Transfer RNA from a Candidatus Levyibacteriota bacterium, 71 nucleotides, folded computationally. The organism belongs to Candidatus Levyibacteriota, within Bacteria. Its Rfam family is "tRNA". By type it is a transfer RNA. About the family: Transfer RNA (tRNA) molecules are approximately 80 nucleotides in length. The RNAcentral record of the sequence draws on ENA.
This record gives sequence, C1' cells and structure tokens, in this order.
RNA sequence: GGGCUUGUAGGUAAAUGGUAUACCGUGGUCUUCGCAUGACCGAGUUCCGAGUUCGAUUCUCGGCAAGUCCA
Repeated sequence: GGGCUUGUAGGUAAAUGGUAUACCGUGGUCUUCGCAUGACCGAGUUCCGAGUUCGAUUCUCGGCAAGUCCA
C1' cells in the first nucleotide's frame, strides 16, 4: 500500500427496512435478626458524516478504529 470481516447499554450478543431486545452487571422496593438466594419495578445503547426511502441498526458512498490475509 491492497483485499476481506467487524463496530449496538458498563460487558457479551440478538434485531435482513416499521416504537432497538435478551443475559450478566447496576439503582430502588419486598422477603431475612443479618447476609445470600428469590420476586417486582427502573436507569442505561446503534463509531462519525452524507445519500436512497414515508421510514435506516439494516441498503449505498466516504471517513475513523479494531481484527485477519497478501505484498
């Protein structure tokens, strides 16, 4: 320098165009003499920019970052 893949909550992952979801973690309440477990209720997320579309996590282009391969 070139090819390919990936980028979503604090972490790991879903979501193939229609209000972004699950588990762990985390906050509150109940349960206990206390802790743990358990139950219930919350907060919190699409790497950046542009385009297509009534509507973009999703499709297209550019940029950035990470991984991998070639030179």